[in-house]
Record summary
A computed fold for a 106-nucleotide RNA, annotated as SAM riboswitch aptamer (S box leader). It was read from a public genome assembly, where an Rfam model found it. Rfam family: SAM riboswitch aptamer (S box leader). Its family is annotated with regulation of gene expression in the Gene Ontology.

RNA sequence: ACCUUAUCGAGAGCAGCCGAGGGACAGGCCCUGUGAAGCUGCAGCAACCCUCCGCAAAAAUGCGGAAAUGGUGCUACUUCCUGCGCCGCAAGGCGGAAGAUGAGGG
Numbered sequence: 001a002c003c004u005u006a007u008c009g010a011g012a013g014c015a016g017c018c019g020a021g022g023g024a025c026a027g028g029c030c031c032u033g034u035g036a037a038g039c040u041g042c043a044g045c046a047a048c049c050c051u052c053c054g055c056a057a058a059a060a061u062g063c064g065g066a067a068a069u070g071g072u073g074c075u076a077c078u079u080c081c082u083g084c085g086c087c088g089c090a091a092g093g094c095g096g097a098a099g100a101u102g103a104g105g106g
Stems, first nucleotide, its partner, number of pairs: 002105007013042005021031003025083004043075003048071002051066006079098001084095004
């Protein structure tokens, strides 16, 4: 690379450097010299893993809770919307694909 699995309508930004792009892809719609992306510093959000507690279980493990020193992640817009299928006169609804992130495998 790839595979499995959980989650994705909530939450959280300032400064410095630099200078034109960015929101995965395509189409839309947006953001951006009142400074994009990137890098750095500090701050924050959340609570997947780790840690601790309780319950269940023979066990594997599951469920609930606490904490936030550690490992990740994240801090415009629902994963910005739609992209495929079904239902619906329509508005729209449900599911899927894809993507992102965690954990495990490889």